[in-house]
Molecule: transfer RNA
Organism: Candidatus Micrarchaeota archaeon
């Protein structure tokens, strides 16, 4: 230099094919329970890698960038 995957909540991950309420576990905070603690139960905080484009509508589709990892050279 050139080709291919992936990027989503503090960790992991599901949705993307087939655009149309962003979801689960684990972890965090408060309640409730308990003499406490733990376990349980109910509640609540935090996200689509960045930017452009197409559409009424973009995590999704197009391009570009950016970061890993892999492959050829």
């Nucleotide at each position: 230099g050139g080709g291919g995957u992936u990027g989503u909540a503090a960790g992991c991950u599901a949705g993307c094919u087939u655009g149309g309420u962003a979801g689960a576990c684990u972890g965090c905070c408060a309640g409730c329970u308990u003499c406490g603690g733990g376990a349980g139960c109910u509640g609540g905080a935090c996200g689509c890698c960045u930017g452009a484009g197409u559409u009424c509508a973009a995590a999704u589709c197009u391009c570009a960038g950016c970061a890993a990892c892999c492959c050829c050279a």